[in-house]
Molecule: FMN riboswitch aptamer (RFN element)
Organism: mouse gut metagenome
């Protein structure tokens, strides 16, 4: 460099209601790389969304954490208490359905 494969999880139980996995109580989930030590919340990347485009891409936007402990070193471990989650649909959605049998950071393998 070329090709192949992989590449996102989650409302159990209950309440109200004509109707809610959307509201309320409670529950559950955490993409990829990095970082003296293991991260949803640090740093960066990807998806979504917006603009432009020569349709190859380019630019923009992009959520949320503290306290204590151990240690040489941890916003990453342990203890405790918090917080966050695109767009369209629908009784108001991180968890349902849809764009999507899509795209993709990246990982593994073959040559």
């Nucleotide at each position: 460099g070329u090709c192949u494969u992989u590449g996102u999880g989650g409302c159990a139980g209950g309440g109200u209601g004509u109707a809610a996995u959307u509201c309320c109580c409670u529950a559950c989930c955490g993409a990829u790389g990095g970082u003296u030590a293991a991260a949803g919340u640090c740093c960066a990347u990807g998806a979504c969304c917006c603009g432009c485009u020569a349709u190859g891409g380019c630019g923009g936007c992009u959520g949320a954490u503290c306290u204590g402990g151990u240690g040489a070193a941890a916003u990453u471990c342990c203890a405790g208490a918090a917080c966050c989650g695109a767009c369209g649909g629908u009784a108001a959605a991180g968890u349902c359905c849809g764009g999507a049998u899509g795209a993709g950071a990246a990982a593994a393998g073959a040559c």